[in-house]
Molecule: c-di-GMP-I-GGC riboswitch aptamer
Organism: Desulfobacteraceae bacterium
RNA sequence: UACGAUAAAGCCAAAUCCCGAGUGAUCGGGAGACGGAAAGCCACGGAUCUUAAAAAGCGUCAAAAGACAGCCGGGUUGCCUGAU
Numbered sequence: 001u002a003c004g005a006u007a008a009a010g011c012c013a014a015a016u017c018c019c020g021a022g023u024g025a026u027c028g029g030g031a032g033a034c035g036g037a038a039a040g041c042c043a044c045g046g047a048u049c050u051u052a053a054a055a056a057g058c059g060u061c062a063a064a065a066g067a068c069a070g071c072c073g074g075g076u077u078g079c080c081u082g083a084u
Base pairs, nucleotide, nucleotide: 002084003082004080011036012035016031017030018029019028020027021026034070040076041075042074044073045072046071048067049066050065051064
């Protein structure tokens, strides 16, 4: 430096339930562990999801605004150990 073990020390916490915020996707706190080697951080690209404009109404493959980093890619920082 690479790699990340049926090893060691720690770390995070899906579903579900409770409380709270939001129209919503979803988020914060507590309980809880399916999993994780960046499941730390950043919405930059794609996907997905939410609300939803237009033109009287309905509809929409959706302007615009959002959500998501535990969907994929990208950027950035980083703990531990020595099976290899």